[in-house]
Predicted 3D model of a 268-nucleotide part of an RNA (large-subunit ribosomal RNA, domain VI) from a soil metagenome.
Context: one part of a larger RNA
């Protein structure tokens, strides 16, 4: 800007893109075949490799925001306690989220029309021929179905909803003058597993959109302090103790305040 008013949803699909692979075992059945060694089409089931595609319930790995244990050395006056630096000093685990190695599922069945081929029916050519008329059948390939994107698909599509004036002059589009500024959008702020910006989405007090802060989980693994045994070193007992990100749930405490712009007025 277009899509002959503006606007929100929710859709049709012209078209475009993806996938497309394959082995092995059982049955069928030691059966057709075959002298025999051997050993099957066909159907039908299992379970595999590679590939893709989504996800984190498990398994694993990350997890410099969680916890714990330690070495040196500063400093909090000193003991405890903590804290700083030393590759996050070093190691032990780990929670959301990212992940594969984890789990899930997926190529297909099926229909069309077909290649080689294989055929019915049949003449030119009184036979004979799948062809010349005319009918079938027949590929991992071809056209569909399967996912995904799609109306700027200029033939710009449907379908529902919602918005919006008086005079006057014109056939009409429109113009003027006064009124109005709709439905809806933005900006602006809280923000998301959405994301380079943009854009998408969830929210703005008629509020759970971020933070906190209540409660739960998860994780670490027995907190600080006190008190007893013990010369300690240590272990016990209050006590699965303390402390706990990204999760789950509640809660207006704080911040999403207040405003302001676009959009018209019934539309060849």
């Nucleotide at each position: 800007c277009g899509u002959a008013g503006g606007a929100c949803a929710c859709u049709u699909g012209a078209g475009a893109g993806g996938a497309g692979c394959u082995g092995a075992c059982c049955a069928u059945a030691g059966u057709a075949c075959g002298a025999g060694a051997g050993g099957a089409c066909c159907u039908g089931g299992u379970u595999g490799g590679a590939c893709g595609u989504a996800c984190c319930u498990c398994u694993a790995g990350u997890g410099a925001u969680c916890c714990g244990g330690u070495u040196g050395u500063c400093a909090c006056g000193c003991c405890a306690g903590u804290g700083g630096c030393a590759u996050c000093g070093c190691c032990g685990g780990g929670u959301a989220g990212c992940u594969a190695u984890g789990u899930a599922c997926g190529g297909a069945a099926c229909g069309g029309a077909u290649a080689a081929c294989c055929g019915c029916u049949g003449a030119a050519a009184g036979c004979a021929u799948c062809u010349a008329a005319g009918c079938g059948g027949g590929a991992a390939g071809c056209c569909g179905g399967c996912c995904u994107c799609a109306a700027g698909a200029c033939a710009a599509g449907g379908u529902g909803u919602c918005c919006c004036g008086g005079a006057c002059c014109g056939c009409a589009a429109g113009g003027u003058c006064c009124c109005u500024a709709a439905a809806g959008g933005c900006c602006c702020c809280u923000u998301g597993u959405a994301g380079a910006c943009c854009a998408c989405g969830a929210g703005g007090u008629u509020g759970a959109u971020a933070g906190g802060c209540c409660g739960g989980g998860u994780g670490u693994g027995g907190a600080c302090g006190c008190g007893a045994c013990g010369c300690a070193a240590u272990u016990c007992g209050c006590g699965g103790a303390g402390c706990u990100a990204a999760c789950c749930g509640g809660u207006a405490c704080u911040a999403a305040u207040a405003g302001g712009c676009c959009g018209u007025g019934u539309g060849g």